[in-house]
RNA sequence: CCACGAGAAAGGCAAACCAGUCGCAAGACUGGGGCGCAAAGCCAAAGCCCACCUUUGUUUGGUGGGAAGACCGGCUGCCACA
Numbered sequence: 001c002c003a004c005g006a007g008a009a010a011g012g013c014a015a016a017c018c019a020g021u022c023g024c025a026a027g028a029c030u031g032g033g034g035c036g037c038a039a040a041g042c043c044a045a046a047g048c049c050c051a052c053c054u055u056u057g058u059u060u061g062g063u064g065g066g067a068a069g070a071c072c073g074g075c076u077g078c079c080a081c082a
Base pairs, nucleotide, nucleotide: 005079012037013036017032018031019030020029021028022027035069041075042074043073048066049065050064051063052062053061
C1' cells in the first nucleotide's frame, strides 16, 4: 500500500416486540428494546404493498403514497490479523 474479513479493538447501525404521536391505509417518526449487520451509509422502484379514479364486473389503464434489513445496480466510507 492492498483488501479475499479475526468469537480482534474502537466507534457505528438497530429486527421482532412495547409505549406515544401522525396517516383512510400501506406505513412513518420518537423513546425503550436488541434479532442481527462490514456498508443494516446515501441514491435508486422493474417487480411488490396501500388508497383513490376508470370499468356492470374480473381484468386493464391512470393518479397519489409506501418499503432498500431478501438479492442485483450506482456513489461514498471506519478499522484491520493472517
Predicted 3D model of an 82-nucleotide RNA (c-di-GMP-I riboswitch aptamer) from Botrimarina hoheduenensis. It was read from a public genome assembly, where an Rfam model found it. The organism belongs to Botrimarina, within Bacteria. It matches the Rfam family "c-di-GMP-I riboswitch aptamer". Gene Ontology term of the family: cyclic-di-GMP binding. The model forms 94% of the base pairs in the Rfam consensus.